[in-house]
Context: one part of a larger RNA
RNA sequence: UGACGGGGACCCGCACAAGCAGCGGAGCGUGUGGUUUAAUUCGAAGCAACGCGCAGAACCUUACCAGGGCUAGAAAUCCUACUGCACGCCUAGCGAAAGCUAGGAAGCCUUCGAGGGUGUAGGACAGGUGAUGCAUGGCUGUCGUCAAUUCGUGGUUUGAAUCGUUCCCUUCAGUGGGGUAACGAACGCAACCCUCGUUGCCUGUUACACGUAUCAGGCGAGACUGCCCCCUCACGGGGGAGGAAGGUGGGGAUGACGCCAAGUCAGCAUGUCCCUCUGAUGUCCUGGGCUGCACACGCGCUACAAUCGCCGUUACAAAAGGGCGCGACGGGGUAACCCUGAGCAAAUCCUCUAAAAGCGGCGCCAGUUCGGAUUGAGGUCUGCAACCCGACCUCAUGAAGCCGGAAUCGCUAGUAAUCGUGGGUCAGCCAUACCACGGUGAAUACGUUCUCAAGCUUUGUACU
Repeated sequence: UGACGGGGACCCGCACAAGCAGCGGAGCGUGUGGUUUAAUUCGAAGCAACGCGCAGAACCUUACCAGGGCUAGAAAUCCUACUGCACGCCUAGCGAAAGCUAGGAAGCCUUCGAGGGUGUAGGACAGGUGAUGCAUGGCUGUCGUCAAUUCGUGGUUUGAAUCGUUCCCUUCAGUGGGGUAACGAACGCAACCCUCGUUGCCUGUUACACGUAUCAGGCGAGACUGCCCCCUCACGGGGGAGGAAGGUGGGGAUGACGCCAAGUCAGCAUGUCCCUCUGAUGUCCUGGGCUGCACACGCGCUACAAUCGCCGUUACAAAAGGGCGCGACGGGGUAACCCUGAGCAAAUCCUCUAAAAGCGGCGCCAGUUCGGAUUGAGGUCUGCAACCCGACCUCAUGAAGCCGGAAUCGCUAGUAAUCGUGGGUCAGCCAUACCACGGUGAAUACGUUCUCAAGCUUUGUACU
């Protein structure tokens, strides 16, 4: 100097408190541990691993296991030689396929020097999701969007160091003001960027009310404590007016110096080591596994009901996606879906009836008209193929569950809660996940004693 303290002072954060809804109990989904297994591939490990890598494991993926094959190789570059032709195709046999064996047919361009391309053989080499993230690059998490971290010159000090950056006021902020052996500066903060909310002008197809009041795109305006009152030396703070918006207007992007030898050699790249004509740690294929199940944990979904369930009826979105695609209307089927196929490369057409809400009716507190697990049967669709191991539909079945111990999580406003909608991945889908979109729409914050985390200063220390 730092670090630490069950030391002090100050200050801050959904940190506590005040509230609302949860988790922990049940069933199921998913991830993990454990266990089992021929294999259940590998990684991730308090916060910051556990719906994480995986934004799609039936084959493929796939790295794992069993078995069957290949050996200069599935893919790359070069050299040499040969071949007659390009690669390939057909037939027969073995086979689960991959592949192997045998036979056959046709057949390159040419300036006739050769060259290009193919195959075979030989040689250099390939290949490795094999090890090391404690050899690395790159990227990322975390403290934390916390307000910090430093430098030049100068001053102080024997020196390590220190001042600056401390103090007072203020701020979300090392934000600003005052003071000051400091004066300046850098990376951070803020602003510049995107978006939502108000408005002017321009433009106007596919929108709409048919000439622009909606809407879409572009360029602007607007908010600055500017104005009034109070406090203040100032910075600023409290209240008010006007205003669509008020004191950072809401949200996003943006993540300083660094810490954790944090994570990743399996996204990629890469040093070193290791395996490879001895036939594999490379590579091809079939099947299996990654989905196994006495159990334990994390994250979720659905419930336990009457602020509810069921039936009927009636309104109102936003944002996305669409050509091997979205697929209307019509018809068939109880339905999943099927037939037909209009329109649309999209403000035109389609996905697309939003649902909760409203209105009317039934159920009357029960393991029920709650709840839907599980199981049986019959179907539909995707796909070469749904046995292991897909989703969906119909009928039947109708389990646990009556609000959850200790403990624990999220959230301060268009937020929580609740209700649907879309997208990526994707043939299909185990999506209740993730990423977005809108609808309805709260309660509470006295306060900082306590818990946790952070900042500044001071103090103690046998640590540095």

Annotation
Predicted 3D model of a 464-nucleotide part of an RNA (small-subunit ribosomal RNA, 3' major domain) from an uncultured bacterium.